[in-house]
């Protein structure tokens, strides 16, 4: 690194250290010395496991492995459908791509 299921409009810090970049990719428009990103610590959720009632399908209970704490996965990126406008673009809207995240499989 491909594969396969599920999930992605909700939630998280006016803490500590550090000391220039981040926000997958691209094009946008953002964050950032009023200190980003990074680590700790603190939160937040509950994907698997765990336990307890129930029963094969659920609810609940801490929080063990993981994840997550600007903006919807930030917003387009393919394609299709409506509406304006009119040569090609705008808007809403679906539906796939791409990506994250868990979980399983080889």
């Nucleotide at each position: 690194a491909a594969c396969u299921u599920a999930u992605c409009c909700a939630g998280a810090g006016a803490g500590a250290c550090u000391g220039a970049g981040g926000g997958a990719c691209a094009g946008g428009c953002c964050c950032g010395a009023u200190g980003a990103c990074g680590u700790c610590c603190a939160g937040c959720a509950a994907c698997c496991a765990u336990c307890a009632u129930g029963u094969u399908u659920a609810u609940g209970a801490g929080a063990g492995g993981u994840g997550c704490u600007a903006a919807u996965u930030c917003c387009u990126g393919c394609a299709g459908a409506a509406u304006g406008a009119u040569g090609u673009c705008a808007u809403u809207c679906u539906g796939a791509g791409a990506g994250a995240u868990a979980a399983g499989a080889a």
This is a predicted structure of a 106-nucleotide RNA (SAM riboswitch aptamer (S box leader)) from Jeotgalibacillus terrae. The organism belongs to Jeotgalibacillus, within Bacteria. The model forms 97% of the base pairs in the Rfam consensus. Model confidence (mean pLDDT): 81 of 100.